A computed fold for a 391-nucleotide part of an RNA from Paenibacillus crassostreae, annotated as large-subunit ribosomal RNA, domain III.
Its Rfam family is "Bacterial large subunit ribosomal RNA".
The full RNA is in RNAcentral, with records from ENA and SILVA.
Context: one part of a larger RNA
RNA sequence: AAGUAACGAAAAGAUCAGUGAGAAUCUGAUCCGCCGAAAGCCCAAGGUUUCCUGAGGAAGGCUCGUCCUCUCAGGGUAAGUCGGGACCUAACGCGAGGCCGAAAGGCGUAGUGGAUGGACAACAGGUUGAAAUUCCUGUACCACCGUAAUCCGUUAUGAGUAAUGGGGUGACGCAGCAGGGUAGUGACGCGGACUGAUGGAAUAGUCCGUCUAAGCAGUGAGGCUUGUGUGUAGGCAAAUCCGCACACUAAUAGGCUGGGCUGUGAUGGGGAGCGAAAAUUAUAGUAGCGAAGGUCAUGAUCUCACACUGCCAAGAAAAGCCUCUAACCAGGAGAAGGUGCCCGUACCGCAAACCGACACAGGUAGGCGAGAAGAGAAUUCUAAGGCGCGC
Numbered sequence: 001a002a003g004u005a006a007c008g009a010a011a012a013g014a015u016c017a018g019u020g021a022g023a024a025u026c027u028g029a030u031c032c033g034c035c036g037a038a039a040g041c042c043c044a045a046g047g048u049u050u051c052c053u054g055a056g057g058a059a060g061g062c063u064c065g066u067c068c069u070c071u072c073a074g075g076g077u078a079a080g081u082c083g084g085g086a087c088c089u090a091a092c093g094c095g096a097g098g099c100c101g102a103a104a105g106g107c108g109u110a111g112u113g114g115a116u117g118g119a120c121a122a123c124a125g126g127u128u129g130a131a132a133u134u135c136c137u138g139u140a141c142c143a144c145c146g147u148a149a150u151c152c153g154u155u156a157u158g159a160g161u162a163a164u165g166g167g168g169u170g171a172c173g174c175a176g177c178a179g180g181g182u183a184g185u186g187a188c189g190c191g192g193a194c195u196g197a198u199g200g201a202a203u204a205g206u207c208c209g210u211c212u213a214a215g216c217a218g219u220g221a222g223g224c225u226u227g228u229g230u231g232u233a234g235g236c237a238a239a240u241c242c243g244c245a246c247a248c249u250a251a252u253a254g255g256c257u258g259g260g261c262u263g264u265g266a267u268g269g270g271g272a273g274c275g276a277a278a279a280u281u282a283u284a285g286u287a288g289c290g291a292a293g294g295u296c297a298u299g300a301u302c303u304c305a306c307a308c309u310g311c312c313a314a315g316a317a318a319a320g321c322c323u324c325u326a327a328c329c330a331g332g333a334g335a336a337g338g339u340g341c342c343c344g345u346a347c348c349g350c351a352a353a354c355c356g357a358c359a360c361a362g363g364u365a366g367g368c369g370a371g372a373a374g375a376g377a378a379u380u381c382u383a384a385g386g387c388g389c390g391c
Base pairs, nucleotide, nucleotide: 013031014030015029016028017027018026032388033387034386035385040368041367042366046348047347050346051075052074053073054072055071056070060068061067080141081140082344083343084342085341087118088117092113093112094111098107099106100105122139123138124137125136126135142340143339144338145337150333151332152331160328161327165324166323167322168321169320173311174310175309176308179304180303181302184298185297186296187295188294189210190209191208192207193206194205195204211269212268215264216263217262218261219260222257223256224255225254227248228247229246230245231244232243234242235241273289274288312315354363355362370382371381372380373379
């Protein structure tokens, strides 16, 4: 320079009360305003205690501060089923032997590691100051162990198990149309509360609510598919499996798949609303009680399902599962009952907690995403919910 510029989105605050030494800034109440395909909710990465409670105010906070994502102390993350491992493989890495190379080392077979993919058994409600598909309540499922009655088998006419082996499946692109269904939404009906300090509101009106999973049983829109028998030189051995050949067969059959619906689950849960008591500094809309729950319309970007049709750029692998034998084998199947390991789990997560030196108008994968008007996830106004951007 100068007590100048600035105090970081023009979404906006106001009043009253409380606390306190001290209040524009903290807390509560009543209004007002802003977002609402977000400025709401879930979750991955990343962060790593920032979460909750009590206390504090030096510094951090662009002002203030009794407040905080700050300081101090104490507390908080509970799993057979969620995610990962004890399963599988991709790119890629490592790599027994091996090849190459003065050395160091490089490459690479078998193999092994490696998810962003495959496979795989739990749902609804309640509860904390802070955790919940993890705790609790109710109802389930998976794997393994195990056995009463009973059944099958016991020397081969062998019950059962069953490959590191054969075969099938797993198993896949993009675009487009149509259909079924569900979630959701709206209206009427139904249930409850209210009758409004001031002009109006009884053929009443206003507001709020109007649900319920996995599992189990039944049913099943739709989609795909010929099936049966005989033979057989191929599938590195074998095969009843697959392949191939032949014969019969052609459906309204049979098989596979399959959302949903119905019943049960549920004499449960939830539910608008109603609503205590006590110590006392606070208690609480807490404990407790608890109605209705139908019909119609609309309707997905979700699901049946990459199912169908079309197209060319022709769209993973392995485990698992099914089946076949090889082989093993004297026991096997069976209510009840029992067992179930390791790691993660708090909180933020379009952000003041991540990446940007900052409490930075920037950036940040995925999912849900209501109403009125509208073709619409545009746009405007709103719900739930969250905020008024720390002078």